[in-house]
Molecule: transfer RNA
Organism: uncultured Chloroflexota bacterium
């Protein structure tokens, strides 16, 4: 360059095309503690861009970008 594969809170992971995009850690603030940790209660915080399809896309198609393998070229 060819193909194949992945890309969601700060991290790691969920969601049959229809849910306010859920949960663990983790941060913030509160309680509880003589203090800290444990340990309650509540708060912020994400679908990589761009386009299509559909009544409705995190999920499907196609394109870009960054990632990974692969195979081939060049030396």
């Nucleotide at each position: 360059g060819g193909c194949c594969c992945c890309a969601u809170c700060g991290u790691c992971u969920a969601a049959u095309g229809g849910u306010u995009a859920g949960g663990a850690c983790a941060c913030c603030a509160c309680c509880c503690u003589c203090u800290c940790a444990a340990g309650g209660u509540g708060g912020g915080a994400a679908u990589a861009c761009g386009g299509a399809u559909u009544c409705g896309a995190a999920u499907u198609c196609c394109g870009u970008u960054g990632g990974g393998g692969u195979c081939a070229c060049c030396a």